The RNA shown here (SAM riboswitch aptamer (S box leader)) has 115 nucleotides and comes from Flavobacterium reichenbachii. Of the family's consensus pairs, 94% are formed in the model. The sequence is in RNAcentral, with records from Ribocentre. The coordinates come from a structure-prediction model, not an experiment, and the mean pLDDT is 78.
[in-house]
RNA sequence: AAGUUAUCACGAAAGGCGGAGGGAUAGACCCGAUGAAACCUUAGCAACCCUUUAUCAUAAAGAAGGUGCUAAAUUCUACUUUAUACUAAUUCAUAGUAUUUAAGAUAGAUAACAC
Numbered sequence: 001a002a003g004u005u006a007u008c009a010c011g012a013a014a015g016g017c018g019g020a021g022g023g024a025u026a027g028a029c030c031c032g033a034u035g036a037a038a039c040c041u042u043a044g045c046a047a048c049c050c051u052u053u054a055u056c057a058u059a060a061a062g063a064a065g066g067u068g069c070u071a072a073a074u075u076c077u078a079c080u081u082u083a084u085a086c087u088a089a090u091u092c093a094u095a096g097u098a099u100u101u102a103a104g105a106u107a108g109a110u111a112a113c114a115c
Base pairs, nucleotide, nucleotide: 003113004112005111006110007109008108013042014041015040016039021031022030023029025078026077027076028075043070044069045068047067048066049065050062051061052060053059054058074107079104080103081102083099084098085097086096087095088094
C1' cells in the first nucleotide's frame, strides 16, 4: 500500500419521478432546462457466474436465474519504450517539440473466486 484471475475499439431503450449536475481522479473535450445524477417500472444487450452441446480445457448456442451494462475506444491523454515529421547539433552518437503510430505498464470498471 491493499487480494487473485479474466475481459474492456462489438452490442443494447423508453416512460415515471426528480430538479443541476454528469462523463472515476487531474488536464482537455463532450453530454445536460429540447431536463443531469439518484430512485422506480418495462424493454433490450450479452461480459462473468449459470444451462445445453461438442471437446479435454477450449469453442458454440441460450437468456429462465444471480450480478452487470444500454453517448462518445475505459471519450482522449497521464508512466516507459517504439514509429513518423520538424528543430538543434552533426564523424558516429544525442537532445527537444509535435502527432497518439504501435506495444507494455499504472489506474479504473465489471464478474468469479479468495480473505